[in-house]
RNA sequence: CCUUUAGUUUUCUAGGGUUCCGCGACUACUGUCGGUCAGGUCCGAGAGAAAACACACAGCAAGUGCUGUGACACGGAGGGACAAAAGCCCGGGAGAU
Numbered sequence: 001c002c003u004u005u006a007g008u009u010u011u012c013u014a015g016g017g018u019u020c021c022g023c024g025a026c027u028a029c030u031g032u033c034g035g036u037c038a039g040g041u042c043c044g045a046g047a048g049a050a051a052a053c054a055c056a057c058a059g060c061a062a063g064u065g066c067u068g069u070g071a072c073a074c075g076g077a078g079g080g081a082c083a084a085a086a087g088c089c090c091g092g093g094a095g096a097u
Base pairs, nucleotide, nucleotide: 005054007053008052009051010050011049012048015043016042020040021039022037023034024033025032026031055070056069057068058067059066060065072092074095078090079089080088
C1' cells in the first nucleotide's frame, strides 16, 4: 500500500431468537409460566443463493441494441437496535496472511 462496481434493490437460504399465533405445563378458568417447544409471523448474511436494474470495459451491430467479463475475501474481543437474539449493524473495522 492492499476498492477491480469491493454497485443498488428484491426474493430466499444457512443462521437467530421469543413480541404475536400455535404447542406444552399449571390453573383460582381468568390467566401464569415454558424457546431446555422441530412449527407460522418476525430478524437475517461483505466473506451464502437467485433475479432485476444500473455502471465500467471488450466484441458485434449501426436503430441506440445484443453478447461477454466484473476477480478475491482468514477474522476476534467489545459495543448497539427491535420483544429478543443472530452469520443483523459498528464492519471487507481492529488484527492476521

About this RNA:
Predicted 3D model of a 97-nucleotide RNA (Guanidine-I riboswitch aptamer) from Alkalibacillus haloalkaliphilus. The model forms 100% of the base pairs in the Rfam consensus. Lineage of the source: Bacteria > Bacillati > Bacilli > Bacillaceae > Alkalibacillus. The coordinates come from a structure-prediction model, not an experiment, and the mean pLDDT is 83. It matches the Rfam family "Guanidine-I riboswitch aptamer". Its family is annotated with regulation of gene expression in the Gene Ontology.